[in-house]
Context: one part of a larger RNA
Molecule: small-subunit ribosomal RNA, 5' domain
Organism: wastewater metagenome
RNA sequence: GGAAGAACGCUGGCGGCGUGCCUAACACAUGCAAGUCGAGCGGAGACAGUGAGUAGCUUGCUAUGAGCUGUUUUAGCGGCGGACGGGUGAGUAACGCGUGAGCAACCUUUCCCAGACAGGGGAAUAACACACCGAAAGGUGUACUAAUACCGCAUAAGACCACGGGAUCACAUGGUUCUGGGGUAAAAGAAUUAUCGGUUUGGGGUGGGCUCGCGUCCGAUUAGGUAGUUGGUGAGGUAACGGCCCACCAAGCCGACGAUCGGUAGCCGACCUGAGAGGGUGAUCGGCCACAUUGGGACUGAGACACGGCCCAAACUCCUACGGGAGGCAGCAGUGGGGAAUAUUGGGCAAUGGAGGAAACUCUGACCCAGCAACGCCGCGUGGAGGAAGAAGGUUUUCGGAUCGUAAACUCCUGUCCUUGGAGACGAGUAGAAGACGGUAUCCAAGGAGGAAGCCCCGGCUAACUACGUGCCAGCUGCCGCGGUAAUACGUAGGGGGCAAGCGUUGUCC
Numbered sequence: 001g002g003a004a005g006a007a008c009g010c011u012g013g014c015g016g017c018g019u020g021c022c023u024a025a026c027a028c029a030u031g032c033a034a035g036u037c038g039a040g041c042g043g044a045g046a047c048a049g050u051g052a053g054u055a056g057c058u059u060g061c062u063a064u065g066a067g068c069u070g071u072u073u074u075a076g077c078g079g080c081g082g083a084c085g086g087g088u089g090a091g092u093a094a095c096g097c098g099u100g101a102g103c104a105a106c107c108u109u110u111c112c113c114a115g116a117c118a119g120g121g122g123a124a125u126a127a128c129a130c131a132c133c134g135a136a137a138g139g140u141g142u143a144c145u146a147a148u149a150c151c152g153c154a155u156a157a158g159a160c161c162a163c164g165g166g167a168u169c170a171c172a173u174g175g176u177u178c179u180g181g182g183g184u185a186a187a188a189g190a191a192u193u194a195u196c197g198g199u200u201u202g203g204g205g206u207g208g209g210c211u212c213g214c215g216u217c218c219g220a221u222u223a224g225g226u227a228g229u230u231g232g233u234g235a236g237g238u239a240a241c242g243g244c245c246c247a248c249c250a251a252g253c254c255g256a257c258g259a260u261c262g263g264u265a266g267c268c269g270a271c272c273u274g275a276g277a278g279g280g281u282g283a284u285c286g287g288c289c290a291c292a293u294u295g296g297g298a299c300u301g302a303g304a305c306a307c308g309g310c311c312c313a314a315a316c317u318c319c320u321a322c323g324g325g326a327g328g329c330a331g332c333a334g335u336g337g338g339g340a341a342u343a344u345u346g347g348g349c350a351a352u353g354g355a356g357g358a359a360a361c362u363c364u365g366a367c368c369c370a371g372c373a374a375c376g377c378c379g380c381g382u383g384g385a386g387g388a389a390g391a392a393g394g395u396u397u398u399c400g401g402a403u404c405g406u407a408a409a410c411u412c413c414u415g416u417c418c419u420u421g422g423a424g425a426c427g428a429g430u431a432g433a434a435g436a437c438g439g440u441a442u443c444c445a446a447g448g449a450g451g452a453a454g455c456c457c458c459g460g461c462u463a464a465c466u467a468c469g470u471g472c473c474a475g476c477u478g479c480c481g482c483g484g485u486a487a488u489a490c491g492u493a494g495g496g497g498g499c500a501a502g503c504g505u506u507g508u509c510c
Stems, first nucleotide, its partner, number of pairs: 001510003006506005013380006019373002021338001026336003030333003035080003040077002043074008053064005087291003096216008106208002111204007119153001121151002129142005159184003163180007189196002217263003224254003229251006236244001266288004270281004293314005316327004344370001346369003352366001353364004383413004393404004417451001418447006427437001454499005459480003465494005475482002
């Protein structure tokens, strides 16, 4: 000098764009953050219409009303989604990350393309009803019912499995393909005439899994470490290779090219600095990883060993009728606590994106906005021109003057920002509707210099000097050093210098 997720002191007019718990991965009141589909299903309720019948009688009216039709709401079964999006950086020195390869060792819901198909049956169960237990959370029994829920049977182009034959390729195990007979396994309808779905197979796309080369902090005052350890055979397991797991066999494997142990740490694109080489950092934004009170476990599923799912254990908190239950903000706000320190319990789904749905649409603290904060960057303003009696006043003085100083007053203007009134968007695509922001931005008119300047410094480094007070005191100080009676170094004043809505200080990095 530069930089920043900064803080502190003094000061503070406006706008745009960003950024905002770096500390306790401390504990959390309250609200919201993941639902959706009635065009999968049976019910139940509401409304409207119709209405067999029933009752009262005044015999054509009143009341009730099974059933049917339509609209609508939805607890439950079922489907898809809750594995995305959002948060945090505790752990991790590791194929975790980065980069480059590989899988003849793999998976992939939805989506796209293509081929083949959907025949015929069955048995349940929630809801509802009844009975019962419990303070509650919740649960039990009996009986009934539906489906795109569940289960057999049929069919099998192709798929898979074992066996046989042929061709071809090769990267070691082998791959691809043709063929023979054998075995195994499918399906679901809805809606109305637009379609949307179902099963199976091949290809694609997307997303993942695994393996390897190289790179990735400090300590040797850590030198030896290792028994599933290293390898083999076989079996199991997985989507898949593999000591991944297991039985047996062998005795290996790693290490001064730093094993092991200890400390520290999420990694990268990037960011800061620097002429560069390098050094430092890893906030915001983007990619990957890990975690979800702590530890462990699996279930479901295309995908999880699952933040707002389940089970167990532990700590903590809450409810309780003491028998037993409930909870997890490192989602958005917000509270306490810690701290030098970090915001609103806001608006909206209008846009972008996501989930579900045929759609209308619903949901979305993702997101878009608004609020707070000079926290940062950028821009603008606090007026412009004229104006010497060089006014008054302040300071100083050698008492002549000098200086503040064209500065002010005064005159003439201007209207950025401001105030008031009026007009008023883009963002909204399209056949049409729909704007939170927002009556915002912007434009027009009027008003009036009115409402808007501070901070640090002035001995040298280092731009900027005098007076008074003080008297090694009070104090200053980044270094050198000032102060003991004329202090340009302390304090105040006048003047001056620097930067400016900021200016200084502190800590950190280059």